This is a predicted structure of a 79-nucleotide RNA (c-di-GMP-I-GGC riboswitch aptamer) from a Planctomycetaceae bacterium. Its Rfam family is "c-di-GMP-I-GGC riboswitch aptamer". Rfam links the family to the GO term cyclic-di-GMP binding. It was read from a public genome assembly, where an Rfam model found it.
RNA sequence: GCCGAAAAAUGGCAAACCUGUCGCGAGGCAGGGACGCAAAGCUCUGGGUCUCUCCAUCGAGACUGCCAAGCUACCGGAC
Numbered sequence: 001g002c003c004g005a006a007a008a009a010u011g012g013c014a015a016a017c018c019u020g021u022c023g024c025g026a027g028g029c030a031g032g033g034a035c036g037c038a039a040a041g042c043u044c045u046g047g048g049u050c051u052c053u054c055c056a057u058c059g060a061g062a063c064u065g066c067c068a069a070g071c072u073a074c075c076g077g078a079c
Base pairs, nucleotide, nucleotide: 002077003076004075012037013036017032018031019030020029021028022027035065041071042070043069045068046067047066048063049062050061051060052059
């Protein structure tokens, strides 16, 4: 560099759901809780999905655990 195979660590993260709280909302945050994850760490850069605005357009937002891309990184080494 690459890989995540048998495995290892007082390992790491934390879905759904519940409680509180913020938001018009999608959703976010904190606590509980674990479905899972070898980047389930970071960035909305591309695509996708979703929300708001009286309809539509325009616009503004949300999802990084939807897919991809970029950057960084622990452990290990069957190759």